This is a predicted structure of an 83-nucleotide RNA (c-di-GMP-I-GGC riboswitch aptamer) from a Lysobacteraceae bacterium.

RNA sequence: CCAAGCAAAGGCAAACUCACUGAAAAGUGAGGACGCAAAGCCACCGGUCUAAAGGGCUUCCCAAGACAGCGGGGUUGCCAACG
Numbered sequence: 001c002c003a004a005g006c007a008a009a010g011g012c013a014a015a016c017u018c019a020c021u022g023a024a025a026a027g028u029g030a031g032g033a034c035g036c037a038a039a040g041c042c043a044c045c046g047g048u049c050u051a052a053a054g055g056g057c058u059u060c061c062c063a064a065g066a067c068a069g070c071g072g073g074g075u076u077g078c079c080a081a082c083g
Stems, first nucleotide, its partner, number of pairs: 002083001011036002016031006034069001040075003044072003047067004054062003
């Protein structure tokens, strides 16, 4: 330096419940832990979800919104066994 372990220290927090925001997807806070070595950050590519307002004139598309705990990509980063 590479390296992810049934190690140490610390971190995050799914479902569900309550409150608030939102048209909704969902978000934030509190409780709660299924899990996570980037489950830190960024919607750039693909994907999924929403459908109130706007456009096309409709079970769809555009535009818009959401998901980083769906995959890829970018970026930052603690510890460092065995080898």